Predicted 3D model of a 402-nucleotide RNA (Bacterial RNase P class A) from a soil metagenome. Rfam family: Bacterial RNase P class A. Gene Ontology terms of the family: ribonuclease P activity, tRNA processing and dimeric ribonuclease P complex. Rfam classes the family as a ribozyme. About the family: Ribonuclease P (RNase P) is a ubiquitous endoribonuclease, found in archaea, bacteria and eukarya as well as chloroplasts and mitochondria. Its mean pLDDT, the model's own confidence on a scale to 100, is 75. The RNAcentral record of the sequence draws on MGnify.

C1' cells in the first nucleotide's frame, strides 16, 4: 500500500408520548367477535423499507388447439431457480508486476446503408512524396575539354512499371524475417495470423495437434437486417362480501275533485299540492297521492392482510449458486399511515486546553497517553407479497489473498 469476500450501523437505564393485539375493570349500546376510557402484559421499519429497472405469486379480464406475421426483449458454453435480464463455474478477448478487474460477448462469406476531419484513396481500390526504368530539350547546376563545344548526371518535359519507405488518419486491401528483382511485391521461402478439411480431449463454449490453400472475406449490427429462443392484458385504487339516508327504478295493492274530446289508452282546460324568505294577489315552474315488496349503485364498513418459494440452527450432498432432512422460532401492519421525544451514563470521530505522565530534542517544540471540556454520529423510513438488480449511506468490525 493494494485486492477481494462477509458483517454490524450506537448500547444501558429514567421519564413522557403514538400505534397493532391479548386478560381484566368501569361506562354507553341499535346487543355485535360493536363502541369509549382505564390498570396490567405483549409487540412495533431497514439493508437499503428508496428508484419501480427485471422476475415471479395472488387477483380480475381474454382465451378451443396449433402455427405464422407483427411488436417488443434476451443473445460464448453449462448449470442454478417458483422465474428472471439475476447468480454461480467455465470458455474467449481485454487491462493489471501481481492478488484480481471489465466485456451490449451469435451472425460483416444474404442484402441495404454508414466510416467526419485530413488524405491520392474509406473498399468493382487507388497514387500526393517516394523508388526503378525509357525517351527528349541544352537556359542553369555537375562532369570533360585550353577553347569551339559535348555530356540525360542532378533539375526540367512526356511515357512506362512498383507500392518497400516518407505522409493522411480512429482504421490504409495480412505482419515479421530472408532470398529474389530495374525498383518492388505472397513473387518464392520459414514463422505467426487467416480459411477449409482431419484427429485428439472436453457435455459444451472452446482448446492442442496435423494437413492444405499464397490471402479471398477493412470497421460498424447500442445502424436497418438476418438467426435462434422467450413474452395473452391491467395491476392490491387488483378484486370478493354487507349495505343507511336521499333521489331515482320496479312489482303489487288501496285511495283520488269537476268539465270536456275520446270506443278506450290517454289529451286539454279549471281546481289542488309543491319551490321561488315569510303572508296576500299577480306571474313562472313542477306535479296524481299513499302503503308494502325487490333489485343495482353512491357514502361508508368488513375481508383481501401476512405461515411465507418464512427465520435461524445442525447434519448430510455439491467447487459454487444452490440443494435435501432433523429441530426449533411466530416476527409491525392500520387510516395517508404510529415505531417518537427529553435527561443522565457510557461509545465512536474530531477541535481546544493543562501546576498531567510517557519518550525524543541544548531548546523553541514534536509524537503518543491520561484528565476536563466544546462540537458531530450518515443515508433513508413498511402501505399486497416476494426473489434479484440499482442507486444512497457518517462511522465501525472480521476474514482471506497481493
Nucleotide at each position: 500500500a493494494g485486492a477481494c469476500g462477509g458483517c454490524c450501523g450506537g448500547g444501558c437505564g429514567g421519564c413522557c408520548g403514538c400505534u397493532g393485539c391479548c386478560u381484566g375493570c368501569g361506562g354507553g349500546u341499535u346487543c355485535g367477535u360493536c363502541c369509549c376510557g382505564c390498570c396490567g402484559g405483549u409487540g412495533g421499519a431497514g439493508g437499503a423499507a428508496a428508484g419501480u429497472c427485471c422476475g415471479g405469486g395472488c387477483u380480475c379480464c381474454a382465451c378451443g388447439g396449433g402455427a405464422a406475421u407483427a411488436c417488443g426483449g434476451u443473445g460464448c458454453c453449462g448449470g442454478u431457480u417458483a422465474a428472471c435480464g439475476g447468480c454461480c463455474g467455465g470458455c474467449g478477448g481485454g487491462g493489471g508486476c501481481g492478488a484480481c478487474c471489465c466485456c451490449a460477448g451469435g451472425g460483416a462469406a444474404a442484402g441495404u446503408g454508414c466510416c467526419a476531419c485530413a488524405g491520392a484513396a474509406a473498399a468493382c481500390a487507388u497514387a500526393c512524396c517516394g523508388c526503378c526504368u525509357g525517351c527528349g530539350c541544352a537556359a542553369g547546376a555537375g562532369c570533360c575539354g585550353c577553347a569551339a563545344g559535348g555530356u540525360g548526371u542532378c533539375c526540367c518535359g512526356c511515357g512506362g512499371g512498383c507500392a518497400a519507405g516518407g505522409g493522411c488518419g480512429a482504421a490504409a486491401c495480412g505482419g515479421u524475417g530472408u532470398g529474389g528483382c530495374a525498383a518492388g511485391a505472397g513473387c518464392g521461402c520459414a514463422c505467426c495470423g487467416c480459411g477449409c478439411c482431419c484427429c485428439u480431449g472436453g457435455c459444451a463454449a472452446c482448446a492442442g495437434g496435423g494437413g492444405c490453400g499464397g490471402c479471398a472475406g477493412g470497421g460498424c449490427a447500442a445502424a436497418c437486417c438476418c438467426c435462434a429462443c422467450c413474452g395473452g392484458g391491467a395491476g392490491c385504487a387488483a378484486g370478493a362480501c354487507c349495505g343507511a339516508a336521499u333521489a331515482g327504478g320496479g312489482a303489487c295493492g288501496g285511495c283520488c275533485g269537476c268539465g270536456u274530446c275520446g270506443c278506450a289508452a290517454g289529451g286539454c282546460g279549471c281546481a289542488g299540492g309543491g319551490a321561488c324568505a315569510u303572508u296576500c294577489c299577480c306571474g313562472u315552474c313542477c306535479c296524481g297521492c299513499u302503503g308494502u315488496c325487490c333489485g343495482g349503485g353512491u357514502u361508508g364498513g368488513u375481508c383481501g392482510c401476512g405461515u411465507g418459494a418464512g427465520g435461524c440452527g445442525c447434519a448430510c450432498c455439491g467447487c459454487g449458486a444452490g440443494g435435501u432432512g432433523c429441530g426449533u422460532c411466530c416476527c409491525a401492519g392500520a387510516g395517508g399511515a404510529a415505531u417518537g421525544g427529553u435527561c443522565g451514563c457510557c461509545c465512536c470521530g474530531u477541535g481546544c486546553c493543562g501546576u498531567u505522565c510517557a519518550g525524543g530534542g541544548c531548546a523553541a517544540c514534536c509524537u503518543g497517553g491520561c484528565a476536563g471540556u466544546g462540537c458531530g454520529g450518515a443515508c433513508a423510513g413498511a402501505a399486497c407479497c416476494c426473489g434479484g438488480c440499482u442507486u444512497a449511506c457518517a462511522g465501525g468490525c472480521c476474514g482471506u489473498c497481493u